[in-house]
RNA sequence: ACCAUGAAAAGGCAAAAUCGCUGAAAAGUGAUGACGCAAAGCUAAAGGGGCUAAAGCAUAAUUAACUAUGCCAGGGCCAGCCAGCUGCCGGU
Numbered sequence: 001a002c003c004a005u006g007a008a009a010a011g012g013c014a015a016a017a018u019c020g021c022u023g024a025a026a027a028g029u030g031a032u033g034a035c036g037c038a039a040a041g042c043u044a045a046a047g048g049g050g051c052u053a054a055a056g057c058a059u060a061a062u063u064a065a066c067u068a069u070g071c072c073a074g075g076g077c078c079a080g081c082c083a084g085c086u087g088c089c090g091g092u
Base pairs, nucleotide, nucleotide: 001092002091003090006089012037013036017032018031019030020029021028022027035080041085042084043083047082048081049078050077051076052075056071057070058069059068060067
């Protein structure tokens, strides 16, 4: 400098579920818990993809409120979907 094939050792992270908190929701977060992970480290202010309808608007029932249905994703979220960047032990 390059690689990410995983033998060993040392360490790391933590899915689902349950409980608490935040949120309309997606989801986040703390605890318990380990399904898994060699990038399950970082990036969602510019790639692809996925999830989310509270507010607003329209319609309806006497329709203001409320409720129901529909529309709206230039907002929010996901990096443990792909991607980009970096990289331990180890290997060359």